[in-house]
RNA sequence: GGCCCUGUAGUUCAACGGAUAGAACGGAAGUUUCCUAAACUUUAAAUCCAGGUUCGAUUCCUGGCGGGGCUA
Numbered sequence: 001g002g003c004c005c006u007g008u009a010g011u012u013c014a015a016c017g018g019a020u021a022g023a024a025c026g027g028a029a030g031u032u033u034c035c036u037a038a039a040c041u042u043u044a045a046a047u048c049c050a051g052g053u054u055c056g057a058u059u060c061c062u063g064g065c066g067g068g069g070c071u072a
Stems, first nucleotide, its partner, number of pairs: 001071007010025004018055001027043005048064005
């Protein structure tokens, strides 16, 4: 250089083109406890960027950027 895969909370992952983008772990606050842990309740937090298609895009298409792999 060419080709393929991939990008969503802090992390690991979901989400038929249509619902307020969810879950687990982690974070914060509270209850409980002599304290801690555990348990329970509440809570904050994300779609890599720019275009296109569409009534509607996390999803489909194009380009860019990042990551991984194959190949010379």
Molecule: transfer RNA
Organism: Bacteroidota bacterium